[in-house]
RNA sequence: AGGCCGGGCGGCGAUGGGGUUCGCCGUACAACCGCCCGGACCGGGCUGAUGACUCCUCACACAAA
Numbered sequence: 001a002g003g004c005c006g007g008g009c010g011g012c013g014a015u016g017g018g019g020u021u022c023g024c025c026g027u028a029c030a031a032c033c034g035c036c037c038g039g040a041c042c043g044g045g046c047u048g049a050u051g052a053c054u055c056c057u058c059a060c061a062c063a064a065a
Stems, first nucleotide, its partner, number of pairs: 009026005016056006034046005
C1' cells in the first nucleotide's frame, strides 16, 4: 500500500421537516433519479409528501363548531 472481518461515521432510498428502524453506497462518473400507452431518442396519461412506522407542515375534498 492492498485485501478480509467487526465497530463508528457520512451519503442515498421519484415532492418538505423531526423521531425510530431497515436496506444500499463509501470520496464519488458511487448508492439514487416512479408507473402506463404509442411510433417509446419523442409525445400523451397516472399514483404517492414515508424505503417502512409515526408526528408536523403544504395542497385538495368532505363534515361539524
A computed fold for a 65-nucleotide RNA from a Deltaproteobacteria bacterium, annotated as Fluoride riboswitch aptamer (crcB RNA motif). The model forms 100% of the base pairs in the Rfam consensus. The coordinates come from a structure-prediction model, not an experiment, and the mean pLDDT is 75. The source organism's lineage runs through Bacteria, Pseudomonadati, Myxococcota and Myxococcia.